[in-house]
RNA sequence: GGCGGUUUAGUCUAGUGGCCUAGGACGCGGCCCUCUCACGGCUGAAACCCGGGUUCGAUUCCCGGAUCCGCUACCA
Numbered sequence: 001g002g003c004g005g006u007u008u009a010g011u012c013u014a015g016u017g018g019c020c021u022a023g024g025a026c027g028c029g030g031c032c033c034u035c036u037c038a039c040g041g042c043u044g045a046a047a048c049c050c051g052g053g054u055u056c057g058a059u060u061c062c063c064g065g066a067u068c069c070g071c072u073a074c075c076a
Stems, first nucleotide, its partner, number of pairs: 001072005007066001010026004018056001028044005049065005
């Protein structure tokens, strides 16, 4: 350099052209419980990598870029 894949909260992850104002787990904040802590219960904040396109509608499809991973070629 070429090819393929990946990207969703702090971390891991589900999912899909409309029911997504995006779900779950851990973590974090608050409250309850407890003599206290832990456990447990309730509750809250927090995410679709960026730009463009298609579409009535895009987190989802397409194009470009970026990121990470893998394969491969060249040089040395």
Record summary: Predicted 3D model of a 76-nucleotide RNA (transfer RNA) from a Paludibacteraceae bacterium. Model confidence (mean pLDDT): 83 of 100. Its Rfam family is "tRNA". It is annotated as a transfer RNA. The organism belongs to Paludibacteraceae, within Bacteria.